The prediction has a mean pLDDT of 85. Large-subunit ribosomal RNA, domain VI from Staurocarteria crucifera, 254 nucleotides, folded computationally. The organism belongs to Staurocarteria, within Eukaryota.
Context: one part of a larger RNA
RNA sequence: CGUAGGAAUAUUGAGAGAAUUUGACCAUAGUACGAGAGGACCUGGUAAAGCGAACCGCUGGUCUAUCAGUUCUCACUCCAGUGGGAAACGCUGAGUAGCCAUGUUCGUAACAGAUAAGCGCUGAUAGCGUCUAAGUGCGAAACUGAUCUUAAGAUGAAUAUUCCCAAUCAGGCCGCGGGAAGACAAUCCGAUAUAUAGGUGUUAGGUGUAAAGCCAGUGAUGGUUGAGCCAAGACAUACUAAAGGCCGAUUGAU
Repeated sequence: CGUAGGAAUAUUGAGAGAAUUUGACCAUAGUACGAGAGGACCUGGUAAAGCGAACCGCUGGUCUAUCAGUUCUCACUCCAGUGGGAAACGCUGAGUAGCCAUGUUCGUAACAGAUAAGCGCUGAUAGCGUCUAAGUGCGAAACUGAUCUUAAGAUGAAUAUUCCCAAUCAGGCCGCGGGAAGACAAUCCGAUAUAUAGGUGUUAGGUGUAAAGCCAGUGAUGGUUGAGCCAAGACAUACUAAAGGCCGAUUGAU
């Protein structure tokens, strides 16, 4: 821009794509078959491997400044305490959210149609015979459906419901607060009649018992103290910030 008024929501599905894997074991059954040795089809069941998708409750990995320990150096302020730097977070021990696999769950199922090779039925040409010439039945991971995803620019532009008829409605866009969305676009949520983000409170969780004071001890140290501190998590709470601006239909070509 189109889909002959402008919109919102929900659909149909022409078309396109993805997927389609494999053996083992148990029962049937030591049965059918076979002199024996050996040893099934079919049918039902079980646990797996490979591949794929999703997820983070579990098991683990990471978690670059969340906590603690610790060395050198510099500074505040001498001690104590704290902070800056240390070429890999200086090094070390842990570690939430998130992300992830080696972890967990699920899928690779069942079925139908028309067939291939092949197997048939009826059956003539050719009084027999013959699956084929007329007719007709089975038969494969392949084909067409079915499963999952996408899909009306399917210009053949589809369908249903609802809303709106003038200085602006229905609705949308820019900008704004943001996101388990993201390179940028896009997408989704929110905007004061508000929990969108920040802050604050409580808390899950992490680290592991802060500093000062007091008490005990000659002292190291211990107690007060699972203390103090804390990023992303949860729930509350308007304290802060979500100001505003614009586009938009002659009841719809002739």
Notes: Its Rfam family is "Bacterial large subunit ribosomal RNA". It is recorded under the gene name rrl. The RNAcentral record of the full RNA draws on ENA and SILVA.